Description:
Predicted 3D model of a 76-nucleotide RNA (c-di-GMP-I riboswitch aptamer) from Candidatus Izemoplasma sp.
């Protein structure tokens, strides 16, 4: 520096579903919760795909859909 590993340590992260709140909506938010993840950490102006709202140009939204950047710990 590589590459590896959720059937190792320490430790992180919170699906679905319910309540409340925002929003036309997609969706997010804060509680519960625990499906599940070796990056579920970060990036929507690196990219691609998917949603929505619009007649359309365009505008949103999703990172736990692909992917890029950047990291602890074994092992080799």
């Nucleotide at each position: 520096g590589u590459a590896u590993g959720a059937c190792a340590a320490a430790g992180c992260u919170a699906a679905a579903g319910c309540c409340g709140a925002a929003g036309u909506a997609a969706u997010u938010c804060g509680g519960u919760g625990a499906c599940a993840g070796a990056a579920a950490a970060c990036u929507a102006u690196a990219g691609g795909g998917u949603c929505u709202c619009g007649a359309a140009a365009g505008a949103g939204a999703u990172a736990g859909c692909c992917a890029g950047u950047u990291a602890c710990c074994u092992u080799a």
Annotation:
The sequence was found by an Rfam model in a public genome assembly. NCBI's taxonomy places the organism under Bacteria, Mycoplasmatota, Candidatus Izemoplasmatales, Candidatus Izemoplasmataceae, Candidatus Izemoplasma. The coordinates come from a structure-prediction model, not an experiment, and the mean pLDDT is 81.